About this RNA:
This is a predicted structure of a 583-nucleotide part of an RNA (large-subunit ribosomal RNA, domain V) from Latrodectus hesperus. Its Rfam family is "Bacterial large subunit ribosomal RNA". Rfam links the family to the GO terms ribosome and structural constituent of ribosome. Its mean pLDDT, the model's own confidence on a scale to 100, is 83. NCBI's taxonomy places the organism under Eukaryota, Opisthokonta, Arachnida, Araneomorphae, Latrodectus.
Context: one part of a larger RNA
RNA sequence: CCCGCAACUAGACGGAAAGACCCCAUGAAGCUUUACUAAAACUUACUAUUGAAUUUCAAAUUUUUAUGUACAGGAUAUGUGGAAGAAUAUGAGAUAAUGGCGCUAGUUGUUAUUGAUUCGCCCUUGGGAUACCACUCUUAAAAAUUUGAAUUUCUAAUUUACCUCUAUCAUCUAGAAGAAAGACAGUAGUUGGUGGUUAGUUUAACUGGGGCGGUUGCCUCCUAAAAGGUAACGGAGGCGUCCAAAGGUAUUUUCAGCAUGGUUGGAAAUCAUGUUUUGAGCGCAAAGGUAUAAAAAUGCUUGACUGUGAGACCUACAAGUCGAACAGCGAAGAAAUUCGGGCUUAGUGAUCCGGCGAUUCUUUGUGGAAGGGUCGUCGCUCAACGAAUAAAAGCUACUCUGGGGAUAACAGGGUUAUCUUCCCCAAUAGUUCACAUAGACGGGAAGGUUUGCCACCUCGAUGUCGGCUCAUCGCAUCCUGGAGCUGUAGCCGGUUCCAAGGGUUUGGCUGUUCGCCAAUUAAAGCGGUACGCGAGCUGGGUUCAGAACGUCGUGAGACAGUUCGGUCCCUAUCUGUUGUGGG
Numbered sequence: 001c002c003c004g005c006a007a008c009u010a011g012a013c014g015g016a017a018a019g020a021c022c023c024c025a026u027g028a029a030g031c032u033u034u035a036c037u038a039a040a041a042c043u044u045a046c047u048a049u050u051g052a053a054u055u056u057c058a059a060a061u062u063u064u065u066a067u068g069u070a071c072a073g074g075a076u077a078u079g080u081g082g083a084a085g086a087a088u089a090u091g092a093g094a095u096a097a098u099g100g101c102g103c104u105a106g107u108u109g110u111u112a113u114u115g116a117u118u119c120g121c122c123c124u125u126g127g128g129a130u131a132c133c134a135c136u137c138u139u140a141a142a143a144a145u146u147u148g149a150a151u152u153u154c155u156a157a158u159u160u161a162c163c164u165c166u167a168u169c170a171u172c173u174a175g176a177a178g179a180a181a182g183a184c185a186g187u188a189g190u191u192g193g194u195g196g197u198u199a200g201u202u203u204a205a206c207u208g209g210g211g212c213g214g215u216u217g218c219c220u221c222c223u224a225a226a227a228g229g230u231a232a233c234g235g236a237g238g239c240g241u242c243c244a245a246a247g248g249u250a251u252u253u254u255c256a257g258c259a260u261g262g263u264u265g266g267a268a269a270u271c272a273u274g275u276u277u278u279g280a281g282c283g284c285a286a287a288g289g290u291a292u293a294a295a296a297a298u299g300c301u302u303g304a305c306u307g308u309g310a311g312a313c314c315u316a317c318a319a320g321u322c323g324a325a326c327a328g329c330g331a332a333g334a335a336a337u338u339c340g341g342g343c344u345u346a347g348u349g350a351u352c353c354g355g356c357g358a359u360u361c362u363u364u365g366u367g368g369a370a371g372g373g374u375c376g377u378c379g380c381u382c383a384a385c386g387a388a389u390a391a392a393a394g395c396u397a398c399u400c401u402g403g404g405g406a407u408a409a410c411a412g413g414g415u416u417a418u419c420u421u422c423c424c425c426a427a428u429a430g431u432u433c434a435c436a437u438a439g440a441c442g443g444g445a446a447g448g449u450u451u452g453c454c455a456c457c458u459c460g461a462u463g464u465c466g467g468c469u470c471a472u473c474g475c476a477u478c479c480u481g482g483a484g485c486u487g488u489a490g491c492c493g494g495u496u497c498c499a500a501g502g503g504u505u506u507g508g509c510u511g512u513u514c515g516c517c518a519a520u521u522a523a524a525g526c527g528g529u530a531c532g533c534g535a536g537c538u539g540g541g542u543u544c545a546g547a548a549c550g551u552c553g554u555g556a557g558a559c560a561g562u563u564c565g566g567u568c569c570c571u572a573u574c575u576g577u578u579g580u581g582g583g
Stems, first nucleotide, its partner, number of pairs: 001583008010575003014570002022404004027400002029396004035201005041194003045190005051154003055150012068137001079135004085119003093114009158181003162178001164176004204216003213233001217239006240385001241283001242342002247301007255279001257275005281290002284347001286345003305328004311322003317386001330339003353379007361372002411458001412456001413454003417451001419447006428438002465540001466538003470532001471529005478503003481498006505519005546564004550559003
């Protein structure tokens, strides 16, 4: 060196299972609820099945009877019309008793006794006799009819889990006779309500992983790199309107500030003079613009018009923006002219559907109409603002599928803010003296052990804390060794340099690493090795399914809160290592 045999498992990001954690999908399922929309079920009312009678009440109509003080006025005047007489032995008036009404004045009945009168016309009043007749109003009573509601009763619909008989052998079922209930119940239709009991679904995106938070449309500035455009969870602010004048036109004017002077009057009110190129003002944010004004004032007004629009800007589209000119009709101005809102850039919402007004359009055989079209206009914080529906929230550790290292948790990698170590400067402390020792304010490196940041390999799997076993390396050295300085007398020490050969304990508590404690030791070092090592062991912790407490949640459930319990697979092909044999 080659070939074996027996072993061990450090590696082959070993094998196994299209990762169960995490994210995504306009994926799925189960569960919840004061998510949405339905349905069952329950319930209300009406109608049908559904008939008879009594009583009460209500309404309407008809008949009869009664009923009506505002003031003035004989006095309790419903109104209108007719009308000078009317009623009365078929009992006027009066008296007594007793009813109704009543604004206690009266009015209107019945009975008894008696027996011949009573009232109108006249005065007062807007209105004159219930003297008489007709019609009518308010309120009330009685009767009749119709309708409705309710109560009670009936029996013939209908019902019976009651009893007897028959089929029949029958605690089923059917039929029959009873009994009970009864126009209820039950059933059907329509209707209002309740309704996670059931069902179908929804429950946004961006995002230095996701969640929580924030944001989502439009305008202005910076970023933006001197055309235009240009991103970020970059830095600053605004808008979802206002104005009938703050619009149009004609004419006129110049502001803010400062200085000086001037009653109350002051830093600042109003007044006068000077100066002042813009610092004022322009409804509101900012920017640009603007004193030849777009600013301020006055007069007259409504062009804040109708029908069009050459040509451009912007732009994926859809939108958005500017616009001379023509026709019509007007406003201001002597006129030329200007005027189709506002100094400009925000002040907003497509389509569908529906409403209103207009219309020389259309009209399902024809004429109309309904309906539709066209023109104008209205209804969306559709604000997740190019708007999925008229209409929608959650939980999943019981979970599932498809994907992703496009994206998190472990480890690696990059970085090194943070961390550890070292260095520079040297104020100060050290009695004096910066540098024996310590070292502020600052500055510069190294390392890659901390916490982070990034998201580069790995999600068709790179097993995660601690312990056990076995280690190996670095030196920024804990001990042992050798030196320098010392604020080193000695013994102890302090600090720095060289040095990695060897060594670096046993227990109690805790799952712990760490830490605290006890007893030793020369010393009980710090780190790297996938926070070394689970195809070597363990499985106490973390991190499935069960259960409980506290807290949160209406709830399903949730909690770097706690607690009890909870399957750790692999026969070694290659590399590597050990032992051994042969050539």
RNAcentral holds the full RNA, with entries from SILVA.